[in-house]
Molecule: Glycine riboswitch aptamer
Organism: Candidatus Accumulibacter vicinus
RNA sequence: GCGGCACGAAUGGGAGAGUGCGGCAUAACCGCCGCCGAAGGCGCAAUCCACCCGGAAACGCUCAGGCAAAAGGACCGUUCGCGAAUU
Numbered sequence: 001g002c003g004g005c006a007c008g009a010a011u012g013g014g015a016g017a018g019u020g021c022g023g024c025a026u027a028a029c030c031g032c033c034g035c036c037g038a039a040g041g042c043g044c045a046a047u048c049c050a051c052c053c054g055g056a057a058a059c060g061c062u063c064a065g066g067c068a069a070a071a072g073g074a075c076c077g078u079u080c081g082c083g084a085a086u087u
Base pairs, nucleotide, nucleotide: 001087005083007081008080009079010078011077012076013075018033020032021031022030023029034067035066036065040063041061042060043059048054
């Protein structure tokens, strides 16, 4: 110094499912029913490991969250910063 990796920031894209019913009723509040999975959380296999312990997800669960818009949103792109390793 180049490329890659990890982390952070900015920016762009970003799905699904009732603008459900009632309570003064309309987004927020409460109750009831029906749904969604891509914040978070929880669970598991092949396989890995000498053995034991253990270990993943975009899979499953739906506690949380969400079901007009807004907000949020896993993940991806670009730019910048930073860190370690290798050369």